[in-house]
Large-subunit ribosomal RNA, domain IV from a Chloroflexota bacterium, 321 nucleotides, folded computationally. RNAcentral holds the full RNA, with entries from ENA. It matches the Rfam family "Bacterial large subunit ribosomal RNA". The source organism's lineage runs through Bacteria, Bacillati and Chloroflexota.

Context: one part of a larger RNA
């Protein structure tokens, strides 16, 4: 020096990123238990008080410094973000606000089913059958879930215009029976080969529906008897211009916004306030009890984290033999 460990005067978080890590709590009765609540709960709530032995036992008595005398054995309160909850994940740096999740919705799919898997046969779905099965998103309860269908999806339409293979009147070449004016030309059927009006689905166009489909949800400039402000106007442009509702938020750049509230001092943190750089309504709004080995903040106990070190202990190192 290190490692495991006991113990400390006064102080008690002044240490830290941060109470990490230790110290307190603590079994059994008995009293008392708040805000809140989905009436189950919160609750071991907080808080207080007792504990041993003995006898003739509703009573009496006996003892210790100390009686759940060892071990064993909840630390506890306060508001807030997150995700309702038990569950489930990076075997081997990440447990968690992720991910399932009941429950909600819209959505294909009528049975030889939709989807899956195979060239295929089949095979799962399913010895089910729409109170069934398949993917999508949302994610318990509660109160809600505005506007836009112009683009892209999807559905429905089927007037018109475009349009494939194929047909096809028609028409051009070549080949040759024959024919003639016979070095050479014309040519009929058939074969081969091209053009080809014309006919000819579905899809696009088109013409409608649809947002718990992909999505998207406006600029400028004016005005009120102070002074700000802007209920009102006026203007351009768009499909439509963000409603409710939360809002310096897990979201705010500026910014440590500006008041409050907690400290003697608070860039966090709570309440507000809105000027939202760049919430916002099932990529769900907003609020919620119980619930977390989750997350920032704050109090009491409580303490060698610290002020500030110290003593002891039992291991190693390491020295000597």
């Nucleotide at each position: 020096c290190u490692c495991u460990c006991u113990c400390u005067a006064a102080g008690g978080a002044a240490c830290u990123c941060g109470g990490c890590a230790a110290a307190a709590u603590g079994g059994c009765c008995c009293c008392g238990u708040a805000a809140c609540u989905u009436c189950g709960g919160g609750a071991g709530a907080a808080g207080g008080g007792g504990u041993g032995c003995c006898u003739u036992a509703u009573a009496g008595g006996c003892g210790u410094c100390a009686a759940u005398a060892a071990c064993a054995a909840g630390g506890u309160c306060c508001a807030a973000g997150c995700g309702a909850c038990u569950g489930u994940u990076u075997a081997c740096c990440a447990a968690a606000a992720a991910c399932a999740u009941a429950g909600g919705u819209a959505u294909c799919c009528g049975c030889a089913a939709a989807g899956u898997u195979g060239u295929a046969a089949a095979a799962c779905a399913a010895u089910g059958u729409a109170u069934g099965g398949g993917g999508g998103c949302u994610g318990a309860c509660g109160c809600c879930u505005g506007c836009c269908c112009a683009g892209u999806g999807c559905c429905g339409g089927a007037a018109g215009g475009u349009u494939a293979a194929a047909g096809a009147a028609g028409u051009g070449a070549g080949u040759u029976c024959g024919c003639u004016u016979u070095u050479a030309g014309c040519a009929a059927a058939g074969c081969u080969u091209g053009c080809g009006a014309c006919u000819g689905a579905a899809g696009c166009c088109c013409c409608g529906g649809u947002g718990a489909a992909c999505g998207g949800c406006g600029g400028c400039c004016g005005u009120a008897a102070c002074u700000a402000u802007a209920a009102c106007g006026g203007u351009c442009c768009u499909a439509a211009g963000g409603u409710a509702g939360c809002g310096a938020a897990a979201u705010u750049c500026c910014u440590u916004g500006u008041c409050g509230g907690g400290u003697a001092a608070g860039u966090u943190c709570c309440g507000a306030c809105c000027c939202g750089c760049a919430c916002g309504a099932a990529a769900g709004g907003c609020g919620u009890a119980a619930c977390g080995a989750g997350u920032g903040g704050a109090g009491c106990a409580c303490u060698g984290u610290c002020u500030c070190a110290a003593c002891g202990a039992g291991g190693g190192a390491c020295c000597c033999g």